[in-house]
Context: one part of a larger RNA
RNA sequence: GGACGAACGCUGGCGGCGUGCUUAACACAUGCAAGUCGAACGAGGAUCGGAAGGGAGCUUGCUCCCGUCUGAUUCGAGUGGCGGACGGGUGAGUAACGCGUGAACAAUCUGUCUCAUACAGGGGGAUAACGCAUCGAAAGAUGUGCUAAUACCGCGUAGGACCACGCUGGGGCAUCCCAGAGAGGUGAAAGGAGCAAUCCGGUAUGAGGUGAGUUCGCGUCUGAUUAGAUAGUUGGUGAGGUAAAGGCUCACCAAGUCAACGAUCAGUAGCCGACCUGAGAGGGUGACCGGCCACAUUGGGACUGAGACACGGCCCAGACUCCUACGGGAGGCAGCAGUGGGGAAUAUUGGGCAAUGGGCGAAAGCCUGACCCAGCAACGCCGCGUGAAGGAAGAAGGUUUUCGGAUCGUAAACUUCUGUCCUAUAUGAAGAUAAUGACGGUAGUAUAGGAGGAAGCCCCGGCUAACUACGUGCCAGCAGCCGCGGUAAUACGUAGGGGGCGAGCGUUGUCC
Numbered sequence: 001g002g003a004c005g006a007a008c009g010c011u012g013g014c015g016g017c018g019u020g021c022u023u024a025a026c027a028c029a030u031g032c033a034a035g036u037c038g039a040a041c042g043a044g045g046a047u048c049g050g051a052a053g054g055g056a057g058c059u060u061g062c063u064c065c066c067g068u069c070u071g072a073u074u075c076g077a078g079u080g081g082c083g084g085a086c087g088g089g090u091g092a093g094u095a096a097c098g099c100g101u102g103a104a105c106a107a108u109c110u111g112u113c114u115c116a117u118a119c120a121g122g123g124g125g126a127u128a129a130c131g132c133a134u135c136g137a138a139a140g141a142u143g144u145g146c147u148a149a150u151a152c153c154g155c156g157u158a159g160g161a162c163c164a165c166g167c168u169g170g171g172g173c174a175u176c177c178c179a180g181a182g183a184g185g186u187g188a189a190a191g192g193a194g195c196a197a198u199c200c201g202g203u204a205u206g207a208g209g210u211g212a213g214u215u216c217g218c219g220u221c222u223g224a225u226u227a228g229a230u231a232g233u234u235g236g237u238g239a240g241g242u243a244a245a246g247g248c249u250c251a252c253c254a255a256g257u258c259a260a261c262g263a264u265c266a267g268u269a270g271c272c273g274a275c276c277u278g279a280g281a282g283g284g285u286g287a288c289c290g291g292c293c294a295c296a297u298u299g300g301g302a303c304u305g306a307g308a309c310a311c312g313g314c315c316c317a318g319a320c321u322c323c324u325a326c327g328g329g330a331g332g333c334a335g336c337a338g339u340g341g342g343g344a345a346u347a348u349u350g351g352g353c354a355a356u357g358g359g360c361g362a363a364a365g366c367c368u369g370a371c372c373c374a375g376c377a378a379c380g381c382c383g384c385g386u387g388a389a390g391g392a393a394g395a396a397g398g399u400u401u402u403c404g405g406a407u408c409g410u411a412a413a414c415u416u417c418u419g420u421c422c423u424a425u426a427u428g429a430a431g432a433u434a435a436u437g438a439c440g441g442u443a444g445u446a447u448a449g450g451a452g453g454a455a456g457c458c459c460c461g462g463c464u465a466a467c468u469a470c471g472u473g474c475c476a477g478c479a480g481c482c483g484c485g486g487u488a489a490u491a492c493g494u495a496g497g498g499g500g501c502g503a504g505c506g507u508u509g510u511c512c
Base pairs, nucleotide, nucleotide: 001512002511003510004509006508007507008506009505010504013384014383015382016381017380018379019377020376021342026340027339028338030337031336032335035082036081037080040079041078044075045074046073047072048071049070050069051068053066054065055064056063057062058061089295090294091293098220099219100218101217102216103215104214105213108212109211113208114207115206116205117204118203119202121155123153124152130145131144132143133142134141135140161186162185163184165182167180168179169178170177171176191200192199193198221267222266223265228258229257230256233255234254235253236252237251238250239249240248270292271291272290273289274285275284276283277282297318298317299316300315301314320331321330322329323328348374350373351372352371356370357368358367359366360365387417388416389415390414397408398407399406400405421453422449423448424447425446426445427444431439456501457500458499459498460497461482462481463480467496468495469494470493471492477484478483
């Protein structure tokens, strides 16, 4: 000198764009943050109709009521499907194939999507909802009876899709891979909407795409005042397990394996693209944004599923908090706000799904604290303003003085103007269009008003731009270093003047 997610002191007009718990991965009141589909399904409620029927009032053809059948709209539970594995948060753990980079999988999986081929025949038994009964303070649970499906289960059909068997051809990288035909075995399906056409779905298989899994080379902080470490340890055979190779697990056998090119142990730490600095080499950092990883009160476990060992799912154990009728239950903000606490320190319990994107749905649409906006904060960067021109009696006043003057100083007053920001009124977007705008009556535009409402902070001994007076008298104090202060202090304090930067200026901290 530069930089900062900064803080502190003094000061503070406006706008744009960003950024905002670095500390306690401390504890959390309250609200919201993941639903959706009635075009998969049965039952029920409500509203509005239609049809015949019964009853009442009677005005004898109108009103009201009741139950039955039927249509439409709608509501909230339930079965079922898809989604809750994305999106959002945090950095505790992790020195590791975690990350980065480059390769490999002849050792793998992949819902939805795209393309292609083939198929969907015929049956069955349940169950929730609901009714009844029972238990419980509650959370909830149990028994019994009924019912539907794109829920569940058989039967039939079946292509090298899979399994075991042998054959032919081709290829390779050891196990092997690809193609073809043979006889045998195994396993499918679901319907919905519509007058229909058709559309949306279903099953099997292949190819693609996307996503994921695994392996390897190289790189990845400090300590030797850590020198030896290791028994599933290292390898083999066989088996199990997995989507998949593998001590991943197990039985048996062998005794290996790593290490001064730093094993092991200990400390610290998420990694990277990037960011800061520097001429570069390098050094430092890993906030915001993007990629990957890990975690979700602590520890463990699996279930479902294409995908999780699952933040707002389940089970067990621990700590904590809450409810309780004491028998037993409920909870998890490192989602968005917000509260307490910690701290030098970090915001609103806001608006909207209008845009972008996501989930579901045929669609209308619903949901979305993702997101888009608004609020707060000079926290940062950038821009603008606080007026412009003229104006010497060089006014008054302040300071100083050698008492002549000098200086503040064209500075002010005064004159003539201007209108950025501001105030008032009117108008008023783009962003989105077939329609739909939270932002927002915002930005902008027009007219009017009027210099009015808008300057401070630090420094002035040298380094280092900028000096005098008074007070103080090794006191009070200053200080980044050298050093100032003991009676004329340009170094302390105040004043005048000056210098620097400017809505900021200084100080502190950290890095280069």